[in-house]
RNA sequence: CUCCGAUAAGAGCACAGCCGGUGCGAGCCGGUGUCGCAAAGCCGACGGGGCCUCCACGCGAGGUCGGCCGGGUUGCCGAA
Numbered sequence: 001c002u003c004c005g006a007u008a009a010g011a012g013c014a015c016a017g018c019c020g021g022u023g024c025g026a027g028c029c030g031g032u033g034u035c036g037c038a039a040a041g042c043c044g045a046c047g048g049g050g051c052c053u054c055c056a057c058g059c060g061a062g063g064u065c066g067g068c069c070g071g072g073u074u075g076c077c078g079a080a
Base pairs, nucleotide, nucleotide: 004078005077012037013036017032018031019030020029021028022027035067041073042072043071046070047069048068049065050064051063052062053061054060
């Protein structure tokens, strides 16, 4: 350094629910909360897939989800 991920150590994030805001909506933002997460950090201007809206209902157009999968990229620690 790479692979790997332990009842290790120090950290981190924040599902659902609730409150407020925002959006036609999926959803997003903040607070609370804590199901879980070895990347649950980032990329939707990489490929799929889900969901929403519109429509002339076309395997159409736009939007959205990074905590759906794959992938890319950066990173803490160091047992086997």